[in-house]
RNA sequence: GCGCGGGAGAGUGUGGCGCCAAGGGAAACCUCGGUCCCACCGCCGAAGGAGCAACCGCCCCCGGAAUCUCUCAGGCAACCAGGACCGCGC
Repeated sequence: GCGCGGGAGAGUGUGGCGCCAAGGGAAACCUCGGUCCCACCGCCGAAGGAGCAACCGCCCCCGGAAUCUCUCAGGCAACCAGGACCGCGC
C1' cells in the first nucleotide's frame, strides 16, 4: 500500500425559489410529503489541513512529532457514503 471485518460524535433546526406526488375546493387557493439549490443559526471531530508541545533523533542549532488544540475543509434522523484507529491475510 491492497483485500476483508469492526469502527464514534454532532440539528429528521429555520427560512426561500423551482420541480414531482397526494388530499380538499367550482375556481383562486390551501394542507402535507419528497427532491434540487441557496442562505442563516446551533453543533461534531476519527478523512485531509493547521497550531502548540510531551516525546524522539546527532539533544547547541536544526529536524520529526499526537487520538491534544483549532475548526479552513469535511460532517450532524435513519439508510447510504466517509471514517482516525484495531484485527486478519498478501

Annotation: Glycine riboswitch aptamer from uncultured Sphingomicrobium sp., 90 nucleotides, folded computationally. The model forms 84% of the base pairs in the Rfam consensus. The source organism's lineage runs through Bacteria, Pseudomonadati, Pseudomonadota, Alphaproteobacteria and Sphingomicrobium. Its mean pLDDT, the model's own confidence on a scale to 100, is 79.